This is a predicted structure of a 77-nucleotide RNA (c-di-GMP-I riboswitch aptamer) from a marine sediment metagenome. The sequence is in RNAcentral, with records from MGnify.

[in-house]
RNA sequence: AAAUGGCAAACCUGCUGAAAGGCGGGGACGCAAAGCAAAGGGCCUAAACCUUAUGGAAUGGCAGCCUGGCUACCGAA
Numbered sequence: 001a002a003a004u005g006g007c008a009a010a011c012c013u014g015c016u017g018a019a020a021g022g023c024g025g026g027g028a029c030g031c032a033a034a035g036c037a038a039a040g041g042g043c044c045u046a047a048a049c050c051u052u053a054u055g056g057a058a059u060g061g062c063a064g065c066c067u068g069g070c071u072a073c074c075g076a077a
Stems, first nucleotide, its partner, number of pairs: 006031002011026006029064001035070002039067003042062003049056002
């Protein structure tokens, strides 16, 4: 280089969750690690709790925000 393939944003929908979000189905904006994992930064939510109120608060999340870590398919001349 080429080939076989893979994943699946928004949106719709069912379940779940306090929410953010997650999972299943449909659907493709994109992705060469968009495979795994919340360690650092960042972001989202705010139930318990604190607070007169406003608000604060992660022990809940996001790996398709960045850094770092682990693993991995094909690979011609």